[in-house]
RNA sequence: UGCGGCGGCCUGCCGAGUCCGUGCAGCCAGGAGGCACGGAGCCGGGGACCCACCGGCCGUGAGACACGGCCAGGGGUGAAUCGGCGCGUCCGACGCGCCGUAGGGCUUCUUCCCUGCCCGAACCCGUCAGCUAACCCGGUAGGCGUCAGCGGAAGUCCCA
Numbered sequence: 001u002g003c004g005g006c007g008g009c010c011u012g013c014c015g016a017g018u019c020c021g022u023g024c025a026g027c028c029a030g031g032a033g034g035c036a037c038g039g040a041g042c043c044g045g046g047g048a049c050c051c052a053c054c055g056g057c058c059g060u061g062a063g064a065c066a067c068g069g070c071c072a073g074g075g076g077u078g079a080a081u082c083g084g085c086g087c088g089u090c091c092g093a094c095g096c097g098c099c100g101u102a103g104g105g106c107u108u109c110u111u112c113c114c115u116g117c118c119c120g121a122a123c124c125c126g127u128c129a130g131c132u133a134a135c136c137c138g139g140u141a142g143g144c145g146u147c148a149g150c151g152g153a154a155g156u157c158c159c160a
Stems, first nucleotide, its partner, number of pairs: 011145004018040007041140006051130001055071006073128001074125004082100007103119004109155005114149001
């Protein structure tokens, strides 16, 4: 001097995932951090009246939460749905690949517009839940980035 590893601090992004307090252990003593618990904020689920719905398809019937037959579950978090083609399949379910798409994110002070670049997953409940006041329950993770399009308009802040 370079590279790699570990730890701390600043800064930007997705996301609800942030902040405060008490105690404990450890340490020569502290700081940061760790563990346990509590609170605030933010987020999600369950849960009345009223309203809505009465699993789907076919048939009968003037009609109905009617009768008969056949088939099948439903729901939650999230932007992450839906479609076409191909392959794995005899078909189907499902999976994989490609092309789109409902929808979503970034574009660096904020918002809107333009431009450009991306995502369009994953997981959970377990036959059960529409909305829903009171009330009840739960979460507060994880993963990435580094000089930008130093574009337009409005605004804010700072400096002179």
c-di-AMP riboswitch aptamer (ydaO/yuaA leader) from Streptosporangium sandarakinum, 160 nucleotides, folded computationally.
The sequence was found by an Rfam model in a public genome assembly.
The coordinates come from a structure-prediction model, not an experiment, and the mean pLDDT is 79.
The source organism's lineage runs through Bacteria, Bacillati, Actinomycetota, Actinomycetes and Streptosporangium.